[in-house]
């Protein structure tokens, strides 16, 4: 890197190092020399893997725990992109554009497979 399944509106930052871009991509918008991003240490959040208990009965569901393997600790995955529906503006109508909702794509993470 590929495939499958699940999750993504909650939650959780200090110190030191480095020194210019960073937030995956598009368009926005934001963060950043009052030092971002990244790296190290310490701390924390969460509960995917894990453990225990109840119920259920065919691998589900509810609750609890946190030693270990990951993950995460600006903004909903920051918003957005493709399609559908409802509504608003404008208009003869279509196109267009805005708002809301749903589905999808993409991305990220976990678990599993070859």
């Nucleotide at each position: 890197g590929a495939u499958u399944u699940a999750u993504a509106a909650a939650g959780a930052a200090g110190u030191g190092g480095c020194g210019a871009g960073a937030g995956a991509c598009u368009g926005g918008c934001u963060c950043g020399a009052u030092g971002a991003c990244c790296c190290a240490c310490u701390g924390g959040c969460a509960a995917c893997c894990u453990u225990c208990a109840g119920c259920a009965a065919c691998u589900g569901u509810u609750g609890a725990a946190a030693a270990g393997g990951u993950g995460c600790c600006a903004a909903u995955u920051c918003c957005u992109g493709u399609c559908c529906a409802a509504g608003g503006u404008a208009a003869u109508a279509u196109c267009a554009u805005c708002u809301u909702g749903g589905a999808g794509c993409a991305u990220a993470u976990a678990a599993a497979u070859g």